RNA sequence: GGCUCCAUCGUCCAGCGGUUAGGACGCGGCCCUUUCAAGGCCGAGACGGGGGUUCGAUUCCCCCUGGAGCUACCA
Numbered sequence: 001g002g003c004u005c006c007a008u009c010g011u012c013c014a015g016c017g018g019u020u021a022g023g024a025c026g027c028g029g030c031c032c033u034u035u036c037a038a039g040g041c042c043g044a045g046a047c048g049g050g051g052g053u054u055c056g057a058u059u060c061c062c063c064c065u066g067g068a069g070c071u072a073c074c075a
Stems, first nucleotide, its partner, number of pairs: 001071007010025004018055001027043005048064005
């Protein structure tokens, strides 16, 4: 340099054109408990950036950014 894959709450993982963007852990509050832990209930919390297609994009296409892998050249 070429090719392929990935990017979603703090973390890990769902989503496959119309969802209120869901779950677990973590975090906050309340309940329970003599206290703590455990447990129960509630809550806050995310689609990397820019274009395009479409009535509609987290989802499809292109570019950029960041990351991972394979490969070639150099030697």
Transfer RNA from a Dehalococcoidia bacterium, 75 nucleotides, folded computationally. Model confidence (mean pLDDT): 84 of 100. Its Rfam family is "tRNA". Rfam classes the family as a transfer RNA.